RNA sequence: UCGUCGAAAGGGCGAACCCGUCGCAAGGCGGGGGCGCAAAACCAGGGGCCCCGAACAGGGGUCGCCCAGUUGCCGAG
Numbered sequence: 001u002c003g004u005c006g007a008a009a010g011g012g013c014g015a016a017c018c019c020g021u022c023g024c025a026a027g028g029c030g031g032g033g034g035c036g037c038a039a040a041a042c043c044a045g046g047g048g049c050c051c052c053g054a055a056c057a058g059g060g061g062u063c064g065c066c067c068a069g070u071u072g073c074c075g076a077g
Stems, first nucleotide, its partner, number of pairs: 004077001005075002012037002017032006035064001041070002045067003048062005
C1' cells in the first nucleotide's frame, strides 16, 4: 500500500412521529426528533414494491428492499 475483516478511537448518517412546504398521488424538501445503520455515501442500469393511468400503453416515486456500478474514514485480527 492492497485485500479481507469489523475490535478500539474520532466521528458520520438519521426511522417512526410532529410542524411547515411542494406534489393529483406515491413521495420530496426544511426544522424538530432518534428507530437503527460499517457504507443508511452517490447512483434509477436490472429486479421488487408504491403512485398516476381505461390500459397489457406511457409516465412518476422508492438506493433505509435487493443485485450491480462509483467512491470513502479508522486499523485490533

Predicted 3D model of a 77-nucleotide RNA (c-di-GMP-I riboswitch aptamer) from a Thermoleophilaceae bacterium. Model confidence (mean pLDDT): 89 of 100.